[in-house]
RNA sequence: GCCCAGGUGGUGGAACUGGCAGACACGCGAGACUCAAAAUCUCGUUCCCGCAAGGGAGUGAGGGUUCAAGUCCCUCCUUGGGCA
Numbered sequence: 001g002c003c004c005a006g007g008u009g010g011u012g013g014a015a016c017u018g019g020c021a022g023a024c025a026c027g028c029g030a031g032a033c034u035c036a037a038a039a040u041c042u043c044g045u046u047c048c049c050g051c052a053a054g055g056g057a058g059u060g061a062g063g064g065u066u067c068a069a070g071u072c073c074c075u076c077c078u079u080g081g082g083c084a
Stems, first nucleotide, its partner, number of pairs: 001083007010026003019067001027045006046057004060076005
């Protein structure tokens, strides 16, 4: 230099053909149980605005297509692999 694959909450990792982003698990917080704890069970767990109802933002960065983009297109950044 060329080719391929990936980048999504605190972590791992889903989202199939473009149609409710974060399922599920771990972690964390609160509660139950216990003399106490562990284990187990229940509930909660992105951020911002708002008294609330509700609204907005967010998938590595920036643009584009579309009624609608994590998903498709372009450029760049970055991680891993292959070729030279």